This is a predicted structure of a 543-nucleotide part of an RNA (large-subunit ribosomal RNA, domain I) from a Caldilineales bacterium.
[in-house]
Context: one part of a larger RNA
RNA sequence: AGCAUACGGGGGAUGCCUAGGCGACAGGAGCCGACGAAGGACGUGUAGCACUGCGAUAAGCUGCGGGUAACCGUGCUAAGGUUUUGAUCCGCAGAUGUCCGAAUGGGGAAACCCGUGCCGAUGAAUGCCGGCACAGCCGGCGGUGAACACAUAGCCGCCGCGCAGGGAACCCGGGGAACUGAAACAUCUAAUUACCCGGAGGAAAAGAGAUUAUUCCGUUAGUAGUGGCGAACGAACGCGGAACAGCCCAAACCAACAUCGCUUCGGUGGUGUUGGGGUUGUAGGACCAGCAAAGGCGAACGCUAGAUAGGGGAAGCGCACUGGAAAGGCGCUCCAUAGAGGGUGAUAGACCCGUACCCGAAAUCGAUCCGUUCCAGGUUGGGAUCCUGAGUAGCGCGGGACACGAGAAAUCUUGCGUGAAUCCGGAAAGACCACUUUCCAAGGCUAAAUACUCCUGUCGACCGAUAGUGAACAAGUACCGUGAGGGAAAGGUGAAAAGUACCCCUAUAAGGGGAGUGAAAUAGAACCUGAAACCGUAUGCUU
Numbered sequence: 001a002g003c004a005u006a007c008g009g010g011g012g013a014u015g016c017c018u019a020g021g022c023g024a025c026a027g028g029a030g031c032c033g034a035c036g037a038a039g040g041a042c043g044u045g046u047a048g049c050a051c052u053g054c055g056a057u058a059a060g061c062u063g064c065g066g067g068u069a070a071c072c073g074u075g076c077u078a079a080g081g082u083u084u085u086g087a088u089c090c091g092c093a094g095a096u097g098u099c100c101g102a103a104u105g106g107g108g109a110a111a112c113c114c115g116u117g118c119c120g121a122u123g124a125a126u127g128c129c130g131g132c133a134c135a136g137c138c139g140g141c142g143g144u145g146a147a148c149a150c151a152u153a154g155c156c157g158c159c160g161c162g163c164a165g166g167g168a169a170c171c172c173g174g175g176g177a178a179c180u181g182a183a184a185c186a187u188c189u190a191a192u193u194a195c196c197c198g199g200a201g202g203a204a205a206a207g208a209g210a211u212u213a214u215u216c217c218g219u220u221a222g223u224a225g226u227g228g229c230g231a232a233c234g235a236a237c238g239c240g241g242a243a244c245a246g247c248c249c250a251a252a253c254c255a256a257c258a259u260c261g262c263u264u265c266g267g268u269g270g271u272g273u274u275g276g277g278g279u280u281g282u283a284g285g286a287c288c289a290g291c292a293a294a295g296g297c298g299a300a301c302g303c304u305a306g307a308u309a310g311g312g313g314a315a316g317c318g319c320a321c322u323g324g325a326a327a328g329g330c331g332c333u334c335c336a337u338a339g340a341g342g343g344u345g346a347u348a349g350a351c352c353c354g355u356a357c358c359c360g361a362a363a364u365c366g367a368u369c370c371g372u373u374c375c376a377g378g379u380u381g382g383g384a385u386c387c388u389g390a391g392u393a394g395c396g397c398g399g400g401a402c403a404c405g406a407g408a409a410a411u412c413u414u415g416c417g418u419g420a421a422u423c424c425g426g427a428a429a430g431a432c433c434a435c436u437u438u439c440c441a442a443g444g445c446u447a448a449a450u451a452c453u454c455c456u457g458u459c460g461a462c463c464g465a466u467a468g469u470g471a472a473c474a475a476g477u478a479c480c481g482u483g484a485g486g487g488a489a490a491g492g493u494g495a496a497a498a499g500u501a502c503c504c505c506u507a508u509a510a511g512g513g514g515a516g517u518g519a520a521a522u523a524g525a526a527c528c529u530g531a532a533a534c535c536g537u538a539u540g541c542u543u
Stems, first nucleotide, its partner, number of pairs: 001542009015528001016492002020463002022460009031166002039100003042055003046078006061094006070082003105114003115134006136163002138160007170201001171199005181188001185228001215242005225233002246445003249389001253276010281423001283388004287382005296375001298374005306365003310359003316332004321328001333350002335339001341353003394418008404430001425440005479486002499527001502514004
């Protein structure tokens, strides 16, 4: 030195575990903000740090309700307190709520600096201190009032729970790529995506026939089509479901008021505002002549289910068995609308928490149904006249959207130009024309079925600490970066700290040896199990 055996060191794999994640489903909820948000800074405890909570009333204050024996949040302890006159704790409502932040009195390098007016406190007084108000825009009302006579602009004041800023995803609109694919690349694709901007809500959007027949799912169907007919893109009709709900204006006509004309002062016409009227295609309405009292996405209030704390809740004992410990074993018994699950020193229906089932709210929120009140809302005949959405429809040029790339290209949309008809009217049915059929544009509103997230609950041929979220631990932390941004590692003593009194070695160390605790200490905190690499000690063999 090698090999072998035994015993260690080292290391942290493996096994077991779960405090945390992941996914699905069901139910419920869905905006916050000048009444100062979201998010922060700094404080706040008897004592110190981090987290949590809170705000100079600062781990808290008040009321109401629940609840019952303990409590002063988590990690460490001492000191000191609270509580059956009901604390701590849980729910609802309120008070306080520094400074920054839309940040809004002015400024500013966020959490800081500097004011003005009024009121208050102290004081001889200034000052300091405390309270309130003081940004802009928009809308309404009032006052004042130029050029320029009236007027208007402007200015001033008052009023507004108006706007602002934030929000993970979902939604609508305006802009808008490239990599890539086409095995190159230009039309095309990626994609009307990423990204940027604006806007809204708990959903949004769409939607009530001039037919894309509101939306969503399945199918039709990877079909018909589109396509350097390449790559690729890709319907609809129809059918089956989910959910269903319909309405209001403009105009004709009438009236009032204001205003401007004409006037024979009797009136009459224009314009504007308001009210009535009216809303459709088998045309409807106005108008004229008659008749007559019906059910809605209505609104408010009340009642109610329910939500936000909770409460009741059956039934087992023994053993001289094993063990550290009984829930295991043995013996006898009981409950069950409860034998889901978790805990308890091993495996418990009957020990604890629960579970089935039943019950419950002072306060706040609150659907459906129902009730009350309010609001809107009828119909027949006649056919002379009037009305029925104009720079619109259509057309030309250029784009865009439609599955549809200009194509035979309808349909929708519109930047420029042109430009109708008026019910004897107009549009569509994929060029266009005829016929036929269906429908009525150029105004508006509209729940549900749908999308997403959060909360609660349940479940999992989901993970089990190099996995599962980046994060089971002071994690978006430490750390890195000027910054945008990047971004970890790190779980397990034991049933219970019973966490080793006392003695010894040592340096009053580290570490260790006794002793003690414990079932176990090779469970001793560098703590469950404790693999391998690697390093030793002892013995044997070989060289």
The RNAcentral record of the full RNA draws on ENA. The source organism's lineage runs through Bacteria, Bacillati, Chloroflexota, Caldilineae and Caldilineales. Its Rfam family is "Bacterial large subunit ribosomal RNA".